Predicted 3D model of a 74-nucleotide RNA (transfer RNA) from a Nitrososphaeraceae archaeon. The sequence was found in a public genome assembly. The prediction has a mean pLDDT of 84. Its Rfam family is "tRNA". By type it is a transfer RNA. NCBI's taxonomy places the organism under Archaea, Thermoproteati, Nitrososphaeria, Nitrososphaerales, Nitrososphaeraceae.

RNA sequence: GGGCUGGUAGUUUAGUCCGGUAGAAUGUGUGCCUCGCACGCACAUGGUCGUGGGUUCAAAUCCCACCCAGUCCA
Numbered sequence: 001g002g003g004c005u006g007g008u009a010g011u012u013u014a015g016u017c018c019g020g021u022a023g024a025a026u027g028u029g030u031g032c033c034u035c036g037c038a039c040g041c042a043c044a045u046g047g048u049c050g051u052g053g054g055u056u057c058a059a060a061u062c063c064c065a066c067c068c069a070g071u072c073c074a
Stems, first nucleotide, its partner, number of pairs: 001073007010026004020057001027045006050066005
């Protein structure tokens, strides 16, 4: 220098292909449960969807450039 994969909640990640209200688990907080814990259950909390631009009535999703991480080639 080039190819490929990935970047979404504090953490691990689904969703992207085929545009239409952003999800799950875990963590944290509160309550229930218990003699008291653990476990379990319920509720709540938590998101510039890597950055910028383009297309569109509408973009996490499609297109372009760039940044970061991993990997392969040179």